[in-house]
């Protein structure tokens, strides 16, 4: 080192302006799960998660756990080097779902108005799950 098992870990981010009201508009900030990858990655491969479709098995039932399939956001360019889309300088771009809203958009209406769309940070699911990680214990041939 390897098998099993068990324990513990295992997601981060705001201010200002307007305004009757906004951490959602504007305006500037700030964040970035897991393996992998000739050299470190939020944008390369690939997982996990979320939706979603079947399937099994439990339960009186709620319902919950196992498998499997579809879906599933975003990156260029220079320099250095053996090698980097991962460093270094520079410009971008992305971020599920359910709530919650004025400015804005759109679509109806003669008009008053009505109805849609609008949040990576706010609140929820979630004191949850998990990829997986440990110089962990414990047993093993």
């Nucleotide at each position: 080192a390897c098998g099993u098992g068990c324990u513990c870990c295992g997601g981060g981010g705001u201010c200002g302006g307007u305004g009757a009201g906004a951490a959602u508009c504007c305006g500037a900030a700030c964040c970035g799960g897991c393996g992998g990858u000739g050299a470190c990655a939020g944008u390369c491969c690939g997982c996990g998660a979320a939706c979603u479709c079947c399937u099994c098995g439990a339960u009186c039932a709620c319902u919950c756990g196992g498998g499997g399939g579809g879906u599933c956001g975003a990156u260029c360019c220079g320099g250095u080097g053996g090698a980097a889309u991962u460093c270094c300088g520079g410009g971008a771009c992305c971020g599920a779902c359910g709530g919650u809203g004025a400015u804005g958009c759109g679509a109806c209406g003669u008009g008053a108005g009505u109805c849609g769309c609008g949040a990576g940070u706010c609140c929820g699911g979630a004191u949850g799950g998990g990829a997986g990680g440990a110089a962990g214990c414990a047993c093993g041939a």